Description: The RNA shown here (transfer RNA) has 73 nucleotides and comes from a Bacteroidales bacterium. Lineage of the source: Bacteria > Pseudomonadati > Bacteroidota > Bacteroidia > Bacteroidales. The sequence was found in a public genome assembly. Rfam family: tRNA. The family's RNA type in Rfam is transfer RNA. Rfam's curators write: Transfer RNA (tRNA) molecules are approximately 80 nucleotides in length.

[in-house]
């Protein structure tokens, strides 16, 4: 300095034809237990790396840009 690729709650992802965001972990609070694990029931928490732009609506398309990994030079 070209080229790919990744970037969604604490943490791991999923989200395939755009139509208004779930999964498992974990946290809380409740049953069960002598307590603790486990079980089983509910509950909080993300506007999607940033920023514009298409659109009646974008996580999904289009530009740009940041960090991170890979490839070539």
């Nucleotide at each position: 300095c070209g080229g790919g690729g990744u970037g969604u709650g604490g943490c791991g992802c999923a989200g395939u034809u755009g139509g208004u965001a779930g999964c498992g972990c974990a946290u809380c609070u409740g049953c069960u237990u002598u307590g603790g694990g486990a079980g089983c029931a509910g509950a909080g928490g993300g506007u999607c790396g940033c920023a514009c732009g298409u659109u009646c609506g974008a996580g999904u398309c289009g530009u740009g840009u940041c960090a991170c990994c890979c490839c070539g030079a």